[in-house]
Molecule: c-di-GMP-I riboswitch aptamer
Organism: Nitrospirota bacterium
RNA sequence: UUUCCGAAAAGGUAAACUCUGGGUAACCAGGGGGCGCAAAGCCAAAGGGUCCCCUCGGGCCGGGUCUCGACGGCCCAGGAGGACAGCCGUGCUGCCGAA
Numbered sequence: 001u002u003u004c005c006g007a008a009a010a011g012g013u014a015a016a017c018u019c020u021g022g023g024u025a026a027c028c029a030g031g032g033g034g035c036g037c038a039a040a041g042c043c044a045a046a047g048g049g050u051c052c053c054c055u056c057g058g059g060c061c062g063g064g065u066c067u068c069g070a071c072g073g074c075c076c077a078g079g080a081g082g083a084c085a086g087c088c089g090u091g092c093u094g095c096c097g098a099a
Stems, first nucleotide, its partner, number of pairs: 005097002012037002017032006035086001041092002047088002049084004054079002057076006
């Protein structure tokens, strides 16, 4: 010096919730607030995953109905768009230096 690792020190960051604003929504930005985090820094290109909206097909339920259609809710599958990096993982960068 580098890699692994994570004691100490100096710091950093900021979950849920809440207020304001944006968005159909997931969610995002700012203020408050601290659950936590050795990358909880960046990256949504690529590998997975979760969520939202639209559309199409199928199934179930409800009311209604002569029948049929239409309506509402839920579930499954596909297509397309969006969101999540504090879901995993990859890549890049970074403070300190005990065992």